[in-house]
Context: one part of a larger RNA
RNA sequence: GGAUGAACGCUAGCUACAGGCUUAACACAUGUAAUUCGAGGGGCAGCAUGUCGGUUGCUUGCAACCGAUGAUGGCGACCGGCGCACGGGUGAGUAACGCGUAUCCAACCUACCCUUGUCCAUCGGAUAACCCGUCGAAAGGCGGCCUAACACGAUAUGCGGUUCACAGCGGGCAUCUAACGUGAACGAAAUGUGAAGGAGAAGGAUGGGGAUGCGUCUGAUUAGCUUGUUGGCGGGGUAACGGCCCACCAAGGCGACGAUCAGUAGGGGUUCUGAGAGGAAGGUCCCCCACAUUGGAACUGAGACACGGUCCAAACUCCUACGGGAGGCAGCAGUGAGGAAUAUUGGUCAAUGGACGAGAGUCUGAACCAGCCAAGUAGCGUGCAGGAUGACGGCCCUAUGGGUUGUAAACUGCUUUUAUAGGGGGAUAAAGUGUGGAACGUGUUCCAUAUUGCAGGUACCCUAUGAAUAAGGACCGGCUAAUUCCGUGCCAGCAGCCGCGGUAAUACGGAAGGUCCGGGCGUUAUCC
Numbered sequence: 001g002g003a004u005g006a007a008c009g010c011u012a013g014c015u016a017c018a019g020g021c022u023u024a025a026c027a028c029a030u031g032u033a034a035u036u037c038g039a040g041g042g043g044c045a046g047c048a049u050g051u052c053g054g055u056u057g058c059u060u061g062c063a064a065c066c067g068a069u070g071a072u073g074g075c076g077a078c079c080g081g082c083g084c085a086c087g088g089g090u091g092a093g094u095a096a097c098g099c100g101u102a103u104c105c106a107a108c109c110u111a112c113c114c115u116u117g118u119c120c121a122u123c124g125g126a127u128a129a130c131c132c133g134u135c136g137a138a139a140g141g142c143g144g145c146c147u148a149a150c151a152c153g154a155u156a157u158g159c160g161g162u163u164c165a166c167a168g169c170g171g172g173c174a175u176c177u178a179a180c181g182u183g184a185a186c187g188a189a190a191u192g193u194g195a196a197g198g199a200g201a202a203g204g205a206u207g208g209g210g211a212u213g214c215g216u217c218u219g220a221u222u223a224g225c226u227u228g229u230u231g232g233c234g235g236g237g238u239a240a241c242g243g244c245c246c247a248c249c250a251a252g253g254c255g256a257c258g259a260u261c262a263g264u265a266g267g268g269g270u271u272c273u274g275a276g277a278g279g280a281a282g283g284u285c286c287c288c289c290a291c292a293u294u295g296g297a298a299c300u301g302a303g304a305c306a307c308g309g310u311c312c313a314a315a316c317u318c319c320u321a322c323g324g325g326a327g328g329c330a331g332c333a334g335u336g337a338g339g340a341a342u343a344u345u346g347g348u349c350a351a352u353g354g355a356c357g358a359g360a361g362u363c364u365g366a367a368c369c370a371g372c373c374a375a376g377u378a379g380c381g382u383g384c385a386g387g388a389u390g391a392c393g394g395c396c397c398u399a400u401g402g403g404u405u406g407u408a409a410a411c412u413g414c415u416u417u418u419a420u421a422g423g424g425g426g427a428u429a430a431a432g433u434g435u436g437g438a439a440c441g442u443g444u445u446c447c448a449u450a451u452u453g454c455a456g457g458u459a460c461c462c463u464a465u466g467a468a469u470a471a472g473g474a475c476c477g478g479c480u481a482a483u484u485c486c487g488u489g490c491c492a493g494c495a496g497c498c499g500c501g502g503u504a505a506u507a508c509g510g511a512a513g514g515u516c517c518g519g520g521c522g523u524u525a526u527c528c
Base pairs, nucleotide, nucleotide: 001528002527003526004525006524007523008522009521010520013380014379015378016377017376019373020372021338026336027335028334030333031332032331036081037080040079041078043075044074047073048072049071050069051068052067053066054065055064056063057062058061089291090290091289098216099215100214101213102212103211104210105209108208109207113204114203115202116201118199119198120197121155122154123153124152131144132143133142134141135140161186162185163184164183165182166181170177171176217263218262219261224254225253226252229251230250231249232248234246235245236244266288267287268286269285270281271280272279273278293314294313295312296311297310316327317326318325319324344370346369347368348367352366353364354363355362356361383414384413385412386411393405394404395403396402397401419465420464421463422462423461424460428455432451433450434449435448436447437446438445439444440443472517473516474515475514476513477498478497479496483512484511485510486509487508493500494499
C1' cells in the first nucleotide's frame, strides 16, 4: 500500500446493486416451512342445492322455520395411489477414494419420462371408516358386527424371464463371459370399447453404487504397527465386487519414499495479495461430502438406514388424576444465553421452479419482493457566476502600521439535481387460464372474447416553490504532506518506531492557521 461477512470512536443528505451469528453443532415460548388426488374406493360429519312431509305468513305459489332423503355439487375423517430420499439449513465429525482429476465396471441398480413390440382372462377371502360395547386424567387402546376398491390373495395363459443340466458361434482382461439349441422346475397384471392406467421384456435418458492411478495440513521431543490382520479354497450376504461376514488352510501385510500415534481441518470451483514465482483464505454463489439433541438399529420404498418418519437407550424440558404420557428451529421469522459483533414473530404464490391432479386448481418461509443496518462497491448532491473599502470579528508580528483568515462573507445575477407539493405513468403477462369457433387429426395450433401483478400508483416523466433540505474526521518533531501563539513545567500528558515534557515545548492541553481524505474519517484485529 492492498484486502475484510469485521468491531469500536466521531460524524452522516439521497439512490442502485450486492451482503448481514465468524462466538454456544448452546437451550428454545409462539406461528409457520409437504402435501395432493372424489376421473381409485366405501361413505356423508359439516356446507350448499334439489325432492318429499309438516307449521306459519299471505300476494295461492312464493317466502321463512322444522323434519326426512347421498338424489346432486362437493367433502372433514377413513381405505388406496403418488410425493414426503427433492427443495431449505449447518460444518460437529472426517487426513478419508472424503474431495479434485483421470480411467475402468465382461462386477451393478435406476420410480416418474421417451422408443419398440406383447398381454390385461376367471375367481376368492378379508379389513378401515361407520355402528355397538369397554378401559384410560390424558396420550391412546381393546373387543364385537357390517362393507368397498386400481388395497390383498388364488388359478389360467405365459411373449419373454430366473435357476439347474448338456453342448457351445463369438468375445475378452488372468479368474472368465456367452448368441442359437435341448430338457426340468419356478414366477404377472386392473374394468364392455377408446383414452388413461397396469404387467412383464428390450433399448434410451436421467440419477446413483463400486474399483483404481496421481494430488491433498503439522509434529520423529510419535519408530515400529497389524490377528479378520495379509493371502488362498469354499460358502453366506448384496443391485453388484470384495474378509463385507463365516468355516478351514498358509504366515503374511504396512513402514525412514515416514507406517502407527498425536494435533488441526469439511474438500473443490474460487477469493485476497504479489510483476511473477509464491504465500494466505475457503463467508456470499455453484459442485461434492457429512450431519439433523447424543448414541444405536432396522422398517417402508425405485431410492433412506430418512431434519419437520418408526423403535431402543441417554441427557434435558414440559403435562399428569402419580398409573403414565409429550417434545427435538444446524427450515423461515422470533426469544434467552454467549459475545466486540450480525436484521422482520413482514407480503405474495403475480413470475421462475417443485409435489399432486385429466384439468380447473391446491400446497410451497423454495422463490420473488418489501422492512432494518454507512457493513461494502458504484453514482448524485450539499450550489454556480460576479463581487475589495481587501469590511467587521478572530489570530500573529519588528505594534497604531502591517500580515493572515480572504472572493471567503455581505451584496448582485443565475440554476433547481436533490427536497416539498400537484399531475401523468409503462414493462415484468405477446406468457398462462376459462368460454365459443376453426384447422390439422386426438392433442396440438390459430382466431374471437373474458380474465390473472405481491412489489405498487413503486421506478420513471412533467409542472410549481425557493439557495431553499444536506460536511465532517484525522493529522501538522523525523519517517510523512502540513506551524505559530498561549497554558503547563520530568507534572499533567503523548507515543507505530526513534523519542517528547525538569520555565522561551513546531512532539503534552487549547486557539488561530495549514495539510490529507471526504458521506465518510480515524483506531483496533487479521492476511499478503
The prediction has a mean pLDDT of 80. Small-subunit ribosomal RNA, 5' domain from an uncultured bacterium, 528 nucleotides, folded computationally. Its Rfam family is "Bacterial small subunit ribosomal RNA".